[in-house]
Predicted 3D model of a 91-nucleotide RNA (TPP riboswitch aptamer (THI element)) from Clostridium senegalense.
RNA sequence: UUACUAGGGGAGCCAAUAGUGGCUGAGAGGAAUUUUAAGUUUCGACCCUUUGAACCUGAUAUGGUUAACACCAACGUAGGGAAGUAAUUUU
Numbered sequence: 001u002u003a004c005u006a007g008g009g010g011a012g013c014c015a016a017u018a019g020u021g022g023c024u025g026a027g028a029g030g031a032a033u034u035u036u037a038a039g040u041u042u043c044g045a046c047c048c049u050u051u052g053a054a055c056c057u058g059a060u061a062u063g064g065u066u067a068a069c070a071c072c073a074a075c076g077u078a079g080g081g082a083a084g085u086a087a088u089u090u091u
Base pairs, nucleotide, nucleotide: 001087002086003085004084005083006049007048008047009046012023013022014021015020029043030042031041032040033039034038055080056079057078062073063072064071
């Protein structure tokens, strides 16, 4: 680095609402179901697996910035977080 097997994870913001569309992102999806608020289940795509900021908590937080999310900084030597096998390459 690749493959196999196994496992972990989130799905946001805006347009009054619905439909639908737009934005960011690797990813913002489909179906079923319970309920009116969203949740749950399942499938798919995507990302991540201890060399672990995938993702969760702190955080409905802090500074900058945006219509908002996003983004930047900081928090962060914080607290958690899911791995084995085989092959290959280089030294």
Taxonomically the source falls in Clostridium (Bacteria, Bacillota, Eubacteriales, Clostridiaceae).
Its mean pLDDT, the model's own confidence on a scale to 100, is 75.
Its Rfam family is "TPP riboswitch aptamer (THI element)". From the family's description: Vitamin B(1) in its active form thiamin pyrophosphate (TPP) is an essential coenzyme that is synthesised by coupling of pyrimidine and thiazole moieties in bacteria.
The sequence is in RNAcentral, with records from MGnify.